[in-house]
RNA sequence: UUGGAUCUUCGGGAGAGGGUGAAAUUCCCCACCGGCGGUGUACCUCCGUACCGAAAAUUUGGUUCGGGGUGAACAGUCCGCGAGCUCGCUAAUAGGCGGGCAGACCCGGCGCGAUUCCGGGACCGAUAGUAAAAGGCUAGAUGGGAGAAGAUAGUA
Numbered sequence: 001u002u003g004g005a006u007c008u009u010c011g012g013g014a015g016a017g018g019g020u021g022a023a024a025u026u027c028c029c030c031a032c033c034g035g036c037g038g039u040g041u042a043c044c045u046c047c048g049u050a051c052c053g054a055a056a057a058u059u060u061g062g063u064u065c066g067g068g069g070u071g072a073a074c075a076g077u078c079c080g081c082g083a084g085c086u087c088g089c090u091a092a093u094a095g096g097c098g099g100g101c102a103g104a105c106c107c108g109g110c111g112c113g114a115u116u117c118c119g120g121g122a123c124c125g126a127u128a129g130u131a132a133a134a135g136g137c138u139a140g141a142u143g144g145g146a147g148a149a150g151a152u153a154g155u156a
Base pairs, nucleotide, nucleotide: 001156005152006151007150008149009148010147015030017029018028019027032135033125034124035081036080037079038078040112044069045068046067047066048065050063051062052061053060054059055058076123077122084101085100086099087098088097089096090095105121106120107119108118109117127139128138129137
């Protein structure tokens, strides 16, 4: 330093605005919110490879190709995952395993490099409930969770 084991902690945000109405954080106007991991072609550099050259017996310079490192660049909309729904198998239950479904971006700028930054304009958001249709209210949920940090013993 890497992988595995056991354990601990952490692990989601958002309207006291206006309109209509009997009633709306659900409609209209305006405003607001954004889980987790990943994400370079230059240059430089290391290893290997083939070729060319130099000096001279083993080094050295350049170029091609392959691989590694670095490259300070930051994502709701790129790639994948989680939550949700669903099907199958399994299970006494809880649950476990596997399959499927499920949202959204462009233009310009800086730059070697950005659907990630900056500027501008867009777009998206589970299920059930509700005096009226929900990303923001209430509920499943004191749940689950991608994962993050740390501790312990030991292994290579």
Model confidence (mean pLDDT): 77 of 100. A computed fold for a 156-nucleotide RNA, annotated as FMN riboswitch aptamer (RFN element). It matches the Rfam family "FMN riboswitch aptamer (RFN element)". About the family: The RFN element is a highly conserved domain that is found frequently in the 5'-untranslated regions of prokaryotic mRNAs that encode for flavin mononucleotide (FMN) biosynthesis and transport proteins.